The prediction has a mean pLDDT of 80. The RNA shown here (SAM riboswitch aptamer (S box leader)) has 105 nucleotides and comes from a Bacillota bacterium. It was read from a public genome assembly, where an Rfam model found it. Its Rfam family is "SAM riboswitch aptamer (S box leader)". Rfam links the family to the GO term regulation of gene expression.
[in-house]
RNA sequence: UUCUUAUCAAGUGCGGUGGAGGUAUUGGCCCUGUGAAGCCCGGCAACCCGCAUGAAAUGUGAAUUGGUGCCAUAUCCUACAGAGCAAGAUUCUGCAAGAUGAGAA
Numbered sequence: 001u002u003c004u005u006a007u008c009a010a011g012u013g014c015g016g017u018g019g020a021g022g023u024a025u026u027g028g029c030c031c032u033g034u035g036a037a038g039c040c041c042g043g044c045a046a047c048c049c050g051c052a053u054g055a056a057a058u059g060u061g062a063a064u065u066g067g068u069g070c071c072a073u074a075u076c077c078u079a080c081a082g083a084g085c086a087a088g089a090u091u092c093u094g095c096a097a098g099a100u101g102a103g104a105a
Base pairs, nucleotide, nucleotide: 001105002104003103004102005101006100007099008098013041015040016039017038021031022030025079027077028076042071043070044069047067048066051061052060053059075097080094081093082092083091
């Protein structure tokens, strides 16, 4: 990098450092000197390993020692197709795209 698969409306900071950007991409809407990203600390969660239970499960439970992940906004909304409406706005459904874990090439 590609493929397969599961999940994505829950939860998580009045800290330190830093000093202008940030929310994948498009178009929007937003956040930000009342301090962005990054880094450190702290926290949340429970995907994998491990642990307990179980005949077993893709089951149940606890916990954070290990591997990741996450900590504005539903994946912030949206893109393609469809339903509904005279149309628009709005709403809904499915896909695509994306993120993360696990496995494979």
NCBI's taxonomy places the organism under Bacteria, Bacillati, Bacillota.